Model confidence (mean pLDDT): 77 of 100. Predicted 3D model of RNase P RNA and transfer RNA as a complex of 426 nucleotides.
[in-house]
RNA sequence: CAGGCAGGACGGGUGACCGCUGCGGCCAUACGGCUGCAGAGGAAAGUCCGGACUCCACCAGGCGGGGUGCUGGGUAACGCCCAGGAGGGGUGACCCUACGGAAAGUGCAACAGAAACAUACCGCCCGCCCCCGGGCGGGCAAGGGUGAAAUGGUGAGGCAAGAGCUCACCGGAGGCGCGGUGACGCGCCUGCCGUGUAAACCCCACCCGGAGCAAGACCUAAUAGGGGGCCAAGGCAUGCCUGGGCUGUCCCCGGGUUGGUCGCAGGACUGCGGCGGCAACGCCGCAGCAAGAUGGAUGGUCACCGGCCGCAACAGCGGCGCACAGAAUCCGGCUUACAGUCCUGCCUGGCUU
RNA sequence: GGGCCGCUAGCUCAACAGGUAGAGCAGCUGACUCUUAAUCAGCCGGUUCUGGGUUCGAGUCCCAGGCGGCUCA
Numbered sequence: 001c002a003g004g005c006a007g008g009a010c011g012g013g014u015g016a017c018c019g020c021u022g023c024g025g026c027c028a029u030a031c032g033g034c035u036g037c038a039g040a041g042g043a044a045a046g047u048c049c050g051g052a053c054u055c056c057a058c059c060a061g062g063c064g065g066g067g068u069g070c071u072g073g074g075u076a077a078c079g080c081c082c083a084g085g086a087g088g089g090g091u092g093a094c095c096c097u098a099c100g101g102a103a104a105g106u107g108c109a110a111c112a113g114a115a116a117c118a119u120a121c122c123g124c125c126c127g128c129c130c131c132c133g134g135g136c137g138g139g140c141a142a143g144g145g146u147g148a149a150a151u152g153g154u155g156a157g158g159c160a161a162g163a164g165c166u167c168a169c170c171g172g173a174g175g176c177g178c179g180g181u182g183a184c185g186c187g188c189c190u191g192c193c194g195u196g197u198a199a200a201c202c203c204c205a206c207c208c209g210g211a212g213c214a215a216g217a218c219c220u221a222a223u224a225g226g227g228g229g230c231c232a233a234g235g236c237a238u239g240c241c242u243g244g245g246c247u248g249u250c251c252c253c254g255g256g257u258u259g260g261u262c263g264c265a266g267g268a269c270u271g272c273g274g275c276g277g278c279a280a281c282g283c284c285g286c287a288g289c290a291a292g293a294u295g296g297a298u299g300g301u302c303a304c305c306g307g308c309c310g311c312a313a314c315a316g317c318g319g320c321g322c323a324c325a326g327a328a329u330c331c332g333g334c335u336u337a338c339a340g341u342c343c344u345g346c347c348u349g350g351c352u353u
Numbered sequence: 354g355g356g357c358c359g360c361u362a363g364c365u366c367a368a369c370a371g372g373u374a375g376a377g378c379a380g381c382u383g384a385c386u387c388u389u390a391a392u393c394a395g396c397c398g399g400u401u402c403u404g405g406g407u408u409c410g411a412g413u414c415c416c417a418g419g420c421g422g423c424u425c426a
Base pairs, nucleotide, nucleotide: 001349002348003347004346005345006344007343008342009341010340012305013304014303015302016301017300018299020039021038022037023036024035025034026033027032041324045335046334048333049332050331051330052329053212054211055210056209058244059243060242061241062240063239065208066207067206068205069204070084071083072082073081074080085099086097087096088095089094100203101202105201106200107197108196109195121144122143123140124139125138126137127136128135129134130133152170153169154168155167156166157165171192173190174189175188176187177186178185179184216262217261218260219259226253227252228251229250235247258426269288270287271286272285273284274283275282276281306322307320308319309318310317311316354425355424356423357422358421359420360419363378364377365376366375372409380396381395382394383393384392402418403417404416405415406414
């Protein structure tokens, strides 16, 4: 210098004017007026997970259903994160993995093929028969053929022909020992009958009650204090059942209001420092307060600077308000979208000293 | 804002625990008819919304995205 890998930060700036929402102060009988301050994001998104919170009156057990799936740790919790193991990819920095069980059972494996989990079509070998090529009986699974897949792979010995039949290496299984919290690794011995599929049913381990802020609570108005249904021989109890237990507050229809307040923003919060830990993270101390709309505010115009595009050698001129996008109960994650800019560490190649 | 469901030929729908996608209508050609309709015969037409994964094999199973619809004071 070029290409690349990993992590992090930002994602227009300044000023003026006119508007919108909230809060504070002042004025005001009130509508409101004046003034000060604050006013979108890293994803506010998809709603894919997990929680807080609220209601289903409460608790326990069983069945059913759903989810997760290497190990250890973190966390309020998680399908998230960190560290490690194994497998795979890359020259490398580094990256990816739904990664429990197929020797509990069931199902499926189309077509082809003899055979898809138990077998012999062509073939090889031995014996007998007839007559020149077949038939019969037996042995074999190396070779051919089919297939996505044919029962360890390569080489040597061995055999009538063959074959883990035997041996060496590799692979895999079981046992033992050592190391590690563990996944697992290393070594030794035995010795090769058991295909694939569990993002098919299923088995094993662990976790999960249901619904969602349009949850829910209160005030005012609407008012009829309406009608019907079921039950103490058992109604409700948010998948079903059972038990404890609870109670008239059960279920449905009709009528009215389309108003307001709370929930609702000080929190598993943010920044900095110290300590513990490889890390995720935890503990302690100090400082800070940072949108709250409800037909839904956070906008518009102008000037200068920056950026991008086009023309032009440069200067300059013209265009673009300029990536993705926009809160709606809140929080922790994941995923998806994203012009461009900056920082840190590392890898590969080339050149120079 | 929350919850739920569905995307297959031009249209409406099938495809049984995964085996190579079909039916009706529509369209085109031919026959019948003087002509049209009806009828008969034949044909065309699909990357099963998109991308990725599991599997030998995906419309089907899983993940992510897109579009459309329903519902909740």
Rfam match: Bacterial RNase P class A. Rfam links the family to the GO terms dimeric ribonuclease P complex, tRNA processing and ribonuclease P activity. The family's RNA type in Rfam is ribozyme.